Predicted 3D model of a 504-nucleotide part of an RNA (small-subunit ribosomal RNA, 5' domain) from a Trueperaceae bacterium.
Rfam family: Bacterial small subunit ribosomal RNA. Rfam links the family to the GO terms ribosome and structural constituent of ribosome.
Lineage of the source: Bacteria > Thermotogati > Deinococci > Trueperales > Trueperaceae.

Context: one part of a larger RNA
RNA sequence: GGAUGAACGCUGGCAGUGUGCCUUAGACAUGCAAGUCGAACGAAGCACCGUGAACCUUCGGGGGAUCGGUGACUGAGUGGCGAACGGGUGAGUAACACGUGGGUGACGUACCUCCUAGUGCGGCAUAACCCUGGGAAACUGGGGCUAAUUCCGCAUGUGCUGCGAUCUUUCUGGGGUUUCAGUAAAGAUUCAUCGCUAGGAGAUCGGCCCGCGGUCCAUCAGCUAGUUGGUGGGGUAAUGGCCUACCAAGGCGACGACGGAUAGCCGACCUGAGAGGGUGACCGGCCACAGGGGCACUGAGACACGGGCCCCACUCCUACGGGAGGCAGCAGUUAGGAAUCUUCCACAAUGGGCGAAAGCCUGAUGGAGCGACACUGCGUGAGGGAUGAAGGUCUUCGGAUCGUAAACCUCUAAAACGGGGACGAUAAUGACGGUACCCGUUGAGAAGCACCGGCUAACUCCGUGCCAGCAGCCGCGGUAAUACGGAGGGUGCAAGCGUUAAUC
Numbered sequence: 001g002g003a004u005g006a007a008c009g010c011u012g013g014c015a016g017u018g019u020g021c022c023u024u025a026g027a028c029a030u031g032c033a034a035g036u037c038g039a040a041c042g043a044a045g046c047a048c049c050g051u052g053a054a055c056c057u058u059c060g061g062g063g064g065a066u067c068g069g070u071g072a073c074u075g076a077g078u079g080g081c082g083a084a085c086g087g088g089u090g091a092g093u094a095a096c097a098c099g100u101g102g103g104u105g106a107c108g109u110a111c112c113u114c115c116u117a118g119u120g121c122g123g124c125a126u127a128a129c130c131c132u133g134g135g136a137a138a139c140u141g142g143g144g145c146u147a148a149u150u151c152c153g154c155a156u157g158u159g160c161u162g163c164g165a166u167c168u169u170u171c172u173g174g175g176g177u178u179u180c181a182g183u184a185a186a187g188a189u190u191c192a193u194c195g196c197u198a199g200g201a202g203a204u205c206g207g208c209c210c211g212c213g214g215u216c217c218a219u220c221a222g223c224u225a226g227u228u229g230g231u232g233g234g235g236u237a238a239u240g241g242c243c244u245a246c247c248a249a250g251g252c253g254a255c256g257a258c259g260g261a262u263a264g265c266c267g268a269c270c271u272g273a274g275a276g277g278g279u280g281a282c283c284g285g286c287c288a289c290a291g292g293g294g295c296a297c298u299g300a301g302a303c304a305c306g307g308g309c310c311c312c313a314c315u316c317c318u319a320c321g322g323g324a325g326g327c328a329g330c331a332g333u334u335a336g337g338a339a340u341c342u343u344c345c346a347c348a349a350u351g352g353g354c355g356a357a358a359g360c361c362u363g364a365u366g367g368a369g370c371g372a373c374a375c376u377g378c379g380u381g382a383g384g385g386a387u388g389a390a391g392g393u394c395u396u397c398g399g400a401u402c403g404u405a406a407a408c409c410u411c412u413a414a415a416a417c418g419g420g421g422a423c424g425a426u427a428a429u430g431a432c433g434g435u436a437c438c439c440g441u442u443g444a445g446a447a448g449c450a451c452c453g454g455c456u457a458a459c460u461c462c463g464u465g466c467c468a469g470c471a472g473c474c475g476c477g478g479u480a481a482u483a484c485g486g487a488g489g490g491u492g493c494a495a496g497c498g499u500u501a502a503u504c
Base pairs, nucleotide, nucleotide: 001504002503004501006500007499008498009497010496013378014377015376016375017374018373019371020370021336026334027333028332030331031330032329035081036080037079040078041077044074045073046071047070048069049068050067055062056061088289089288090287098213099212100211101210102209103208104207107206108205112202113201114200115199116198117197118196119195120154121153122152123151129144130143131142132141133140134139159183160182161181162180164178165177166176167175168174187194188193215261216260217259222252223251224250227249228248229247230246231245232244233243234242264286265285266284267283268279269278270277271276291312292311293310294309295308314325315324316323317322342368344367345366346365350364351362352361353360354359381411382410383409384408391402392401393400394399415442416441417440418439419438420437424432448493449492450491451490452489453474454473455472459488460487461486462485463484469476470475
C1' cells in the first nucleotide's frame, strides 16, 4: 500500500447495486415453509331444478317427506403422482470425500421423446359409512355394508427372463439362433384424447471401480484376525470380505504404515510483476448432516430436515395408567458474543409439484423494510461582494492572520406540494408502485474525523513541570515542550475519518 461477511470510537444528507450469527451443529413460544387430482372411486353434506306424500285449507293454495337430475361447490376417506426436488447448515470427514482424467464385458434410471406389440374374461376384500366397546387424552378394539386406475386369479405371449444346446465378438457377465419352463394390462372422458401393459432405443440423473493431485506432528515406528488371499454360498441394480462357512498365512510400513492434531473439497476470492503466500463469506458444482446414536419400511430413487421404529438427553401435557415434540426452512425469541436484519408484500415475473384444463400450492423466487457493512455516483451551493467589518489568535504594538471567508445582492438545485407517469407483459394478469422518470410552484436545510518532533504533508501561544500524560519505531515530559493538555492556525481524507483484529 491492498484487501475484509468485520467490530469499536467520533460523526452522519441522498440514491443505486451488493451484502448482513464468522460465537453455542445451544435451547426454542407463535405463524407460515408440500401439496395436488372429482377427467381413478364410493358415500355424505350443501345449492339449484323437477317430482310432489302426510298435514292445514278461505279450495286460490300453503306445506314440504320421498325420488330423480344438475354442479368450475365443501371437508373427510380409498386411489394416483409429488413429497428423495427446491431451502438450511458445516458438526463429522485426511476419505476415491473432493478435483481432474479414465473404466463399467459388473450396473440402475419414475416422469419425457421415438419405435414395436397388446389392452380378453372373471373374482376376493377394505376404508369411508352404520352399530358397538375401551381410554383423561393421544388414539384404538370388535361386528356389518360398499367402490375403484386398490388387490388377486385365468387366458393370450409380439416380446422378455431362466436352465440347456449352438454360432459369433472389438472378448470379464457383449451380440445372435433355438428346445423347454416362467411371466402383462385399467380404465376415464366434454369422443378431440388422456391413460394402462410388455419390450427396444434415446435423453437425463445416478451407483460402483481405478491413475494422479492438494494439511501438520516421527517428542506417533511398527500396524493388522475379516486381518490378506482362495473356494463354495448368501446379498445387491451391480463388482467386491460387502456378509458367511471352510482352507491357506498372508497384507501394510521411513516413497512415512499405525496413531494424534486440525479441516468439508473445488470453481474461485484476496494479495503479488510473477513465482508464490493466504482464504474457501456471498454466487456455482460436489459431499456430509437434520437434538445425540442405531435401524429398516415404502418407493424408480431415501436408510428419508418439516415419514416410521428403538435407545439416550431435554422440554411440555396427564385423570399418574400413559402420551406429545425436534427452526442447521422463512420471520421471530432467548442464551452466548466485540458483533450480524422484518414475527413485511406477492405468486405479477422466473422456476418447481399436481392437474386434460381452469387452476391450486410454492418463506424457492420476485420485491419491499432495517444496518455508512462494502462499492459506486451525487449533494452540502454558484456568481458578485473590502469599511479587508465585528470577533478570535499572534504580535517586534507598527501590524499580521482566520479572509471573499462572513454579512449583503443575484441565481440554480435538493426537498416539499401539485400534475403526468412507465419498461418489466407480443392477448389477459404488476406484489414492487402512483415507484423510477418528466413537468410546474415555492426556494439554500445538510461536515466531519484524524494528524501537524523524524519516518510523514502540516507551527505558534498558553497550561503542566520525569507530574499529568503521549507512544507504530526512534523516543518526548525534571520551568521557555513545534512530541503531554487546551487554543488559534495548518495538513490529509471526506459522509465519512480514525483505531483494533487477522491476511498478502